This is a predicted structure of a 538-nucleotide part of an RNA (small-subunit ribosomal RNA, 5' domain) from an uncultured bacterium. The RNAcentral record of the full RNA draws on ENA, Greengenes and SILVA. Rfam family: Bacterial small subunit ribosomal RNA.
[in-house]
Context: one part of a larger RNA
RNA sequence: GAACGAACGCUGGCGGCGUGCCUAACACAUGCAAGUCGAGCGCGAAAGGAGCAAUCCGAGUAGAGCGGCGCACGGGUGCGUAACACGUGGAUAAUCUGCCUCAGGGUUGAGGAUAACCUUCCGAAAGGUUGGCUAAUACUCGGUAAGCUUACGGUGACUUUGGUCGCUGUGAGAAAACUAGACCUCUAUUUAUAAGUUUAGGCCCAGAGAUGAGUCCGCGGCCCAUCAGCUAGUUGGCGGGGUAACGGCCCACCAAGGCAACGACGGGUAGCUGGUCUGAGAGGACGAUCAGCCACACUGGAACUGAGACACGGUCCAGACUCCUACGGGAGGCAGCAGUGGGGAAUUUUCCACAAUGGGCGAAAGCCUGAUGGAGCAACGCCGCGUGUGUGAUGAAGGUCUUCGGAUCGUAAAGCACUUUCGACUGGGACGAAAAACCUUUGGCUAACAUCCAGGGGCCUGACGGUACCAGGAGAAGAAGCACCGGCUAACUCUGUGCCAGCAGCCGCGGUAAAUACAGAGGGUGCAAGCGUUGUUC
Numbered sequence: 001g002a003a004c005g006a007a008c009g010c011u012g013g014c015g016g017c018g019u020g021c022c023u024a025a026c027a028c029a030u031g032c033a034a035g036u037c038g039a040g041c042g043c044g045a046a047a048g049g050a051g052c053a054a055u056c057c058g059a060g061u062a063g064a065g066c067g068g069c070g071c072a073c074g075g076g077u078g079c080g081u082a083a084c085a086c087g088u089g090g091a092u093a094a095u096c097u098g099c100c101u102c103a104g105g106g107u108u109g110a111g112g113a114u115a116a117c118c119u120u121c122c123g124a125a126a127g128g129u130u131g132g133c134u135a136a137u138a139c140u141c142g143g144u145a146a147g148c149u150u151a152c153g154g155u156g157a158c159u160u161u162g163g164u165c166g167c168u169g170u171g172a173g174a175a176a177a178c179u180a181g182a183c184c185u186c187u188a189u190u191u192a193u194a195a196g197u198u199u200a201g202g203c204c205c206a207g208a209g210a211u212g213a214g215u216c217c218g219c220g221g222c223c224c225a226u227c228a229g230c231u232a233g234u235u236g237g238c239g240g241g242g243u244a245a246c247g248g249c250c251c252a253c254c255a256a257g258g259c260a261a262c263g264a265c266g267g268g269u270a271g272c273u274g275g276u277c278u279g280a281g282a283g284g285a286c287g288a289u290c291a292g293c294c295a296c297a298c299u300g301g302a303a304c305u306g307a308g309a310c311a312c313g314g315u316c317c318a319g320a321c322u323c324c325u326a327c328g329g330g331a332g333g334c335a336g337c338a339g340u341g342g343g344g345a346a347u348u349u350u351c352c353a354c355a356a357u358g359g360g361c362g363a364a365a366g367c368c369u370g371a372u373g374g375a376g377c378a379a380c381g382c383c384g385c386g387u388g389u390g391u392g393a394u395g396a397a398g399g400u401c402u403u404c405g406g407a408u409c410g411u412a413a414a415g416c417a418c419u420u421u422c423g424a425c426u427g428g429g430a431c432g433a434a435a436a437a438c439c440u441u442u443g444g445c446u447a448a449c450a451u452c453c454a455g456g457g458g459c460c461u462g463a464c465g466g467u468a469c470c471a472g473g474a475g476a477a478g479a480a481g482c483a484c485c486g487g488c489u490a491a492c493u494c495u496g497u498g499c500c501a502g503c504a505g506c507c508g509c510g511g512u513a514a515a516u517a518c519a520g521a522g523g524g525u526g527c528a529a530g531c532g533u534u535g536u537u538c
Stems, first nucleotide, its partner, number of pairs: 001538004006534005013385006019378002021343001026341003030338003035069003040066002043063001048057003076296003086220007095213002100209003104205004108142004117132002121128002148173011178201006187194003222268003229259003234256004239251003271293004275286004298319005321332004349375001351374003357371001358369004388418004398409004422478001425472004432464001438458007481527005486507003492522005502509002
């Protein structure tokens, strides 16, 4: 000199864009942060209203339940980890992949339950229990198998000689679920309907792709040798088990190996990277915000479900802590968004909205979304703007200094002329939003005016926000401080004090015939809505 997620002191007008617990991965009151689907399924209220009443409307609504998909995303934190965790380049002929896209084949026949509901009982509660009824795209069994898997054969190509990819014969094995709309061309009754046709969404089998993930390997990136030897599932093999998959991943047996001064083992510290800061560069330091990967979710352990988890707002066990209790027993997990206590030099609102973008579910309307979009607080940072402009010498008054002549603050002020950014006031007032759906219309598909696809027109939707922005009137009006002035280092005098009080980054100042170094004042210098100090890095 530059930089900062900064803090502290004094001061403080406005705007834009960013940033904001670096400490206790300390403990958490309260609310919200993951639901959705009635076009999978069976049940099914009440309040209120009408009526003399039966009953009807409310309403097959609300609601809970079974079932499906999602909850493995999104959001947080950096405890652990010196490791194939990360970065980079490869391998997978050792693998998996829900939803999505493309294209192929199919969607058949039966059955038994169970929740909800009714009922019995237990319990303070959390919750549990007995008997009975019922449905499904829930569950079970059978049939069929183009292709798939598998056993035993035949055979071709490639090959890293380990195997891989095909073709083929025989045997064996595994599937499925329906729902909604429309129609009468075919079929059946013949009116119109469905068992028929058709459209859409699903379901099953197998294939390809895309996406995502698992695993393995080369190389790379901290400190200590005052850590020198470490290792028994250890190193390898044979055979098995297990996994989506290779492998001591696990097991039985066999052998005695394996690593290490090119730093094993041990200890300390630490999430890694793109990057950030600095520097002419080489390098050094760091890893906030944003983005990628990893790890974790009160502490430790475990599996279940599932395409995917060993799962932040799931389950089980143990532990510590907190809460409820009828003392028998139960409930909980903010390192989600706000917020509280605590710690600390120190870090924000218990805000608004799903209007946009994105996500989940749904055919859709839509619902949910503390993701996100916004607003609020903080000079915490960067950038921009303003606090007036011109003129004005009786060089006013006043302050300070003085050699008492004057010098200086100083064109500074006043005065005169002008302007009105920002702010305050008045009025107007957005972009971000064109889609989906719906209505209408044109063309195509079609038996069809249904549905679907493509195009045109119409209609609806804004949290921010009466904000940005624009216009108008008024008036210099409402808006400057902080540090320093001995040398380094730009800037000097007076008064007070008298080795006192004090200053100080280093050198050093202060003991009175004299402090440009302390304190005050006048003046000056430097930055400026900031200026200094402290801390840290280069």